[in-house]
RNA sequence: GAAGCCAGCCAGACAGUCGCUGUGUCGUUCGUUUUCGGCAUGGAGGAAAGUCCGGGCUCCACAGAGCAGGAUGCCGGCUAACGGCCGGGCGCAGCAAGCGGUGGUUUGCGCCAUUGCCCAAGGCGACGGAAAGUGCCACAGAGAACAGACCGCCGAUGGCCGCAAGGCACAGGCAAGGGUGAAACGGUGCGGUAAGAGCGCACCGCGGUCGCGGUAACGCGAACGGCACGGCAAACCCCAUCCGGAGCAAGAUCAAAUAGGGGGGCAUUGGCGCUGCUCGCGUCGCUCCCGGGUAGAUCGCUAGAGCCGUCGGGUAACCGCCGGCCCAGAGGAAUGACUGUCCGCGACAGAACCCGGCUUAUCGGCUGACUUCACGC
Numbered sequence: 001g002a003a004g005c006c007a008g009c010c011a012g013a014c015a016g017u018c019g020c021u022g023u024g025u026c027g028u029u030c031g032u033u034u035u036c037g038g039c040a041u042g043g044a045g046g047a048a049a050g051u052c053c054g055g056g057c058u059c060c061a062c063a064g065a066g067c068a069g070g071a072u073g074c075c076g077g078c079u080a081a082c083g084g085c086c087g088g089g090c091g092c093a094g095c096a097a098g099c100g101g102u103g104g105u106u107u108g109c110g111c112c113a114u115u116g117c118c119c120a121a122g123g124c125g126a127c128g129g130a131a132a133g134u135g136c137c138a139c140a141g142a143g144a145a146c147a148g149a150c151c152g153c154c155g156a157u158g159g160c161c162g163c164a165a166g167g168c169a170c171a172g173g174c175a176a177g178g179g180u181g182a183a184a185c186g187g188u189g190c191g192g193u194a195a196g197a198g199c200g201c202a203c204c205g206c207g208g209u210c211g212c213g214g215u216a217a218c219g220c221g222a223a224c225g226g227c228a229c230g231g232c233a234a235a236c237c238c239c240a241u242c243c244g245g246a247g248c249a250a251g252a253u254c255a256a257a258u259a260g261g262g263g264g265g266c267a268u269u270g271g272c273g274c275u276g277c278u279c280g281c282g283u284c285g286c287u288c289c290c291g292g293g294u295a296g297a298u299c300g301c302u303a304g305a306g307c308c309g310u311c312g313g314g315u316a317a318c319c320g321c322c323g324g325c326c327c328a329g330a331g332g333a334a335u336g337a338c339u340g341u342c343c344g345c346g347a348c349a350g351a352a353c354c355c356g357g358c359u360u361a362u363c364g365g366c367u368g369a370c371u372u373c374a375c376g377c
Base pairs, nucleotide, nucleotide: 001373002372003371004370006368007367008366009365010364012342013341014340015339016338017337018336020043021042022041023040024039025038026037027036045348049359050358052357053356054355055354056353057247058246059245060244069243070242071241072240073239074088075087076086077085078084089127090125091124092123098117099116100115101114102113103112104111105110128238129237133236134235135232136231137230150178151177152174153173154172157171158170159168160167161166186204187203188202189201190200191199205227206225207224209222210221211220212219213218251299252298253297254296261290262289263288264287265286266285270284271283272282273281274280306325307324308323309322311320312319313318343346
């Protein structure tokens, strides 16, 4: 310097004018949030979105334990918590580069096409258990789990034919090769054999054992075992961990008018009921007090797991100390319009209790890390 790839950040800028809205303050007004006005100051996002996870907050429920149900699921760490993030392990796919094969072209170096191996940084993975049990494995195929013989191989041995060499493929042996499939009961090679076969051996794979490294997942090595244990748990299931419900229209405070409720007093001269009469009781009347709820108002409501900066710890996520800052808070719901200059001509889109994530949408730009290649010193 080029290419690839990942991460972080920005989200038209500046000036002027006129508006909208929150707060503070000073006036105005009878009025310390009634009205009007002056001044100062704040006024959307990286996703404010989807509402998919997790938490705070609020109310309700709750002795403890168990069952049922749901979620999560390699290991370690971070966190208020998480299905999130960081670091690590294992596996999968695979571009570039590299190495090789084939073909074309060239006198040649080389170039082009195609293909195999190996595959950087980076990408992807519901990644506990299939040696507890049950179940399933479509289509194709002979056979799909203590399997199987369609094509095929052999036919040493026995049989038949032949004087013999040999032939037949009858008994029988086999599963190497072909074929089916997502998957065919270890793979490659050598030996072996009639042909074959872990039948024997070497390497690879696998299994339990031991040793070493690592906190662990796991890795490396050794000797042993001829191979037993196919796949599916996003089938039931088993194991481990976690989980009460509803949500700011949560909820709290103040509190009319009207109509109910409770209590006291007055009137008892009255009406009605028990009851035909007396007493008594209830009720209707007047008045005072109390209480619940509605309209309405206020709080909840934005000072917070907050932002910025220095330093320190940690690979990192993140944590800590110190200093500084206050940064929307409505309730028909504000955040806009116009003018001028400039540029790369401006995307997706807009709060409604708050916060941490995930996912989705997004014109363009800036910065940095890593890997590979080329050149220079």
The prediction has a mean pLDDT of 81. This is a predicted structure of a 377-nucleotide RNA (Bacterial RNase P class A) from a Burkholderiales bacterium. It is recorded under the gene name rnpB.